[in-house]
Context: one part of a larger RNA
RNA sequence: GAUGAACGCUAGCGGCAGGCCUAAUACAUGCAAGUCGAACGGUGGUAGCAAUAUUACAGUGGCGCACGGGUGCGUAACGCGUAGGCAAUCUGCCUACUCCUGGGGGAUAGCCCGCCGAAAGGUGGAUUAAUACCGCAUAACACUGCGACACGGCAUCGUGAUGUAGUUAAAGAAUUUCGGGAGUAGAUGAGCCUGCGUGCCAUUAGCUAGUUGGUGAGGUAAUGGCUCACCAAGGCGACGAUGGCUAGGGGAGCUGAGAGGCCGAUCCCCCACACUGGCACUGAGAUACGGGCCAGACUCCUACGGGAGGCAGCAGUAGGGAAUAUUGGGCAAUGGGCGCGAGCCUGACCCAGCCAUGCCGCGUGACGGAUGAAGGCCUUCUGGGUUGUAAACGUCUUUUGACCGGGAAGAAAACGCCCUUGCGAGGGAAAUCGACGGUACCGGUUGAAUAAGCACCGGCUAACUCCGUGCCAGCAGCCGCGGUAAUACGGAGGGUGCGAGCGUUGUCC
Repeated sequence: GAUGAACGCUAGCGGCAGGCCUAAUACAUGCAAGUCGAACGGUGGUAGCAAUAUUACAGUGGCGCACGGGUGCGUAACGCGUAGGCAAUCUGCCUACUCCUGGGGGAUAGCCCGCCGAAAGGUGGAUUAAUACCGCAUAACACUGCGACACGGCAUCGUGAUGUAGUUAAAGAAUUUCGGGAGUAGAUGAGCCUGCGUGCCAUUAGCUAGUUGGUGAGGUAAUGGCUCACCAAGGCGACGAUGGCUAGGGGAGCUGAGAGGCCGAUCCCCCACACUGGCACUGAGAUACGGGCCAGACUCCUACGGGAGGCAGCAGUAGGGAAUAUUGGGCAAUGGGCGCGAGCCUGACCCAGCCAUGCCGCGUGACGGAUGAAGGCCUUCUGGGUUGUAAACGUCUUUUGACCGGGAAGAAAACGCCCUUGCGAGGGAAAUCGACGGUACCGGUUGAAUAAGCACCGGCUAACUCCGUGCCAGCAGCCGCGGUAAUACGGAGGGUGCGAGCGUUGUCC
């Protein structure tokens, strides 16, 4: 000097930031991921005589739930960083372009009728729809096989044009319009590979059987012992293998003249994990925090037959600890999901609350005022010094506080309306929308009024005297103080340093 700090004493206000470093311990309760009726058949409500209109809902279906949010257990590793590679790859939504969207079928939720169960839930029958599901037709710049060509390269090959055979598709809704299928390119995201770098211990010296390589096959989006069969006997290691211990990595941060040392809270990128271990399914994407299955530990319900659960999301509770906050408000803004849209959802986020935890700013008054008052302290004591312009007293101000009044920005729009346009889209006029909040801010009234402490004063180190104590009580970072004149202990007066803080302790340089 620094700190995610804690502790002691003290404490007026504001702005900005930060706030379980310990038990990846266990969790009551609420909320944290839905949305679409312009995909579908229904059921109920409302209005209506009805046709119908409108609204809500469980279900089928679509998209999302792989994002966003949390934590740092594991990991010394292609995990991360950096520089490259993929002639070895995939990519929903989005953008551009090409072509297509023909014709059929059988079911099943729901609803209805039953049955079983305490519940969770399960089951039989009948019946029904779709942008759900399944054939058929059509088929190329797509894919596969075969044939021949040109150019190029980096070895397996790549690119371009080309012949032939085979394979592969679709879905409709609607008022404008929105979709669906095949394909190419882009964008974005992801996967894989490689060089180099990235802790400690040699009181760890040898390690290795899918082990190292090859051939073939399987598997994957894709390379590869990734997996398997066979063959060979290799591969790694003092340039530290193997083993053990520790640890998420980086941008950054702290310190330092630098080199370096230390560190990885908040914010951003990457990784890993989601009660513990394992597994796959769905999907463009997961081996999936608030999905599934199995096993385990734990908790809960039970009619004892059987079931339910996973806060390392936001709050909150218990426990642990020196120690770390509200079971708050709002979707107004930014962003995200769904939707044509209106809109719905969003503990992301924006705000508010608590805490001097930090940084910054402001205030606790200004000027005048000497009989240098009283009191305190010191003294060489009829006196003097000091506290000290300090107070009193006078004049003034009103930040802040209290009260009264005014009062924001953050809001851009979108949608709807009008006009233009082949489309995409563009232009115009008007209206609406604020959690924070009657907050910030501004004005007025009032009255010095509402506001100073903490540590230290032997040297280092700025600051000295008296009293008490008498190697006692005590102090102490180091040197060291205290045994009767202690500037070092305790108190007082005075002083010094910082100041809404000041000290102490821990940690790092």

A computed fold for a 509-nucleotide part of an RNA from an uncultured bacterium, annotated as small-subunit ribosomal RNA, 5' domain. Its mean pLDDT, the model's own confidence on a scale to 100, is 84. The full RNA is in RNAcentral, with records from ENA, Greengenes and SILVA.